[in-house]
Predicted 3D model of a 340-nucleotide RNA (Bacterial RNase P class A) from an uncultured SAR86 cluster bacterium. The prediction has a mean pLDDT of 75.
RNA sequence: CGAGCUGAUCGAGUAAUCGCUGGUUUUUAAUCAGAGGAAAGUCCGGGCUCCUUAGGAUAAGACGCCAGGUAACGCCUGGGAGCAGUGAAAACUGUUACGGCAAGUGCAGCAGAAAGUAUACCGCCCAAUUUUUGGGUAAGGGUGAAAAGGUGAGGUAAGAGCUCACCGUAUAUUUGGAGACAAAUAUUGCAAGGUAAACCCCGUCUGGAGCAAGACUAAAUAGAGAUUCUUUAAUGUGAUCCGCAUUGAAUCUGGGUAAGUUGCUAGAGGUUUGCGGUGACGUAAACUCAAGAUGAAUGAUUACUUAAAACAGAACCCGGCUUAUGGAUCAGCUCUCCAA
Numbered sequence: 001c002g003a004g005c006u007g008a009u010c011g012a013g014u015a016a017u018c019g020c021u022g023g024u025u026u027u028u029a030a031u032c033a034g035a036g037g038a039a040a041g042u043c044c045g046g047g048c049u050c051c052u053u054a055g056g057a058u059a060a061g062a063c064g065c066c067a068g069g070u071a072a073c074g075c076c077u078g079g080g081a082g083c084a085g086u087g088a089a090a091a092c093u094g095u096u097a098c099g100g101c102a103a104g105u106g107c108a109g110c111a112g113a114a115a116g117u118a119u120a121c122c123g124c125c126c127a128a129u130u131u132u133u134g135g136g137u138a139a140g141g142g143u144g145a146a147a148a149g150g151u152g153a154g155g156u157a158a159g160a161g162c163u164c165a166c167c168g169u170a171u172a173u174u175u176g177g178a179g180a181c182a183a184a185u186a187u188u189g190c191a192a193g194g195u196a197a198a199c200c201c202c203g204u205c206u207g208g209a210g211c212a213a214g215a216c217u218a219a220a221u222a223g224a225g226a227u228u229c230u231u232u233a234a235u236g237u238g239a240u241c242c243g244c245a246u247u248g249a250a251u252c253u254g255g256g257u258a259a260g261u262u263g264c265u266a267g268a269g270g271u272u273u274g275c276g277g278u279g280a281c282g283u284a285a286a287c288u289c290a291a292g293a294u295g296a297a298u299g300a301u302u303a304c305u306u307a308a309a310a311c312a313g314a315a316c317c318c319g320g321c322u323u324a325u326g327g328a329u330c331a332g333c334u335c336u337c338c339a340a
Stems, first nucleotide, its partner, number of pairs: 002335009012305007020034006036311001040322002043320005048210004055242004060206005065079005080098001081096006099201002104199002106195002121141002123137006149167006168190001170187007214262004224253006233247004269288008
């Protein structure tokens, strides 16, 4: 210099003309505002509304290292440990479905001698009635994803934690830390491994339905007909049982209405600055009000700036996660080449 990766910001702007929706006003008009970083998925958590007391238990479901943040969370922040990459090490980066297998039950085809209190195919050693048999062995080889901790030395007929040293594992003690953990020392131990997004065990948490929730106003009709069960019963917003409350519940046929207002946007709101904190974030002050449509509004033309293209359109609201995505700028990291 160039390329790539990760993260952050932006996601078009200005002016004019005509047009659409909402607000305000002095109302035939003027003026102000008018889709996203994900509005998407409907996956979590709530606010809000309604339903038996929205009570209890069981089942069921979710989460799972430690400490914080938050209204809350399966989210975020910091730390620890494992794994992976660079790497001599330290360190850095990424990632983790990260409680428990010594409570129990399962699962691991084929291959292999043997896959869970195991085993001897080849091999090694010893003996003899000698080319076969018997005994010992699990260090070497083979099979497999996985075969009774690893390396080295001693010892042995040959071998084996058989013994020793250094590691590893387990237990105990001490120190540091709020804690997960880390370090050091000692040891009679080497217990048969893996797997729990296998069943299971342990700990914590959890009513349901949802703005098509609900509330109000106006109008219309047929206060219709039939059937079943009915207090030893039935119904009451997930299942079962208990409790409580109520007295009716359910099915079919037929008829009327489906219009308007509200909920509906001032909030766990936003911006800036100070202070506290490693950080998520908290706190104080000042300033500020960013769409409320309802068969569904924000469009078209021209000129300039310009990287303006991709993914893509609110429907009660908010905090997250996940997915899609072209380009510009900035920051960090990696790599190639060149020069010193």